RNAcentral holds the sequence, with entries from Ribocentre. c-di-GMP-I riboswitch aptamer from Neomoorella thermoacetica, 86 nucleotides, folded computationally.
[in-house]
RNA sequence: UAGUGUAAAAGGCAAACCACCUGAAAGGGUGGGACGCAAAGCCAUGGGUCUACAGCCGUUACCGGUAUGACUGCCAGGCUGCCGCU
Numbered sequence: 001u002a003g004u005g006u007a008a009a010a011g012g013c014a015a016a017c018c019a020c021c022u023g024a025a026a027g028g029g030u031g032g033g034a035c036g037c038a039a040a041g042c043c044a045u046g047g048g049u050c051u052a053c054a055g056c057c058g059u060u061a062c063c064g065g066u067a068u069g070a071c072u073g074c075c076a077g078g079c080u081g082c083c084g085c086u
Base pairs, nucleotide, nucleotide: 002086003085004084005083012037013036017032018031019030020029021028022027035073041079042078043077045076046075047074048071049070050069055066056065057064058063
């Protein structure tokens, strides 16, 4: 440097759920908590999914649609990285 993850070491992260805070919502933050994770480290770039207060479009209205709001622990892609093995 490239490939790889059967076992191990040192460590790391933390689903559901609960409390508080935050947001219109989806969701997010902190603490508790561990289902799992070898990138469950980082980036919304492509697909996918969730939400629809305001705005916009349609509608007489009810209401419907729409991401510019989110999710990387859904899948690709990009960047970086610990240990072992080859």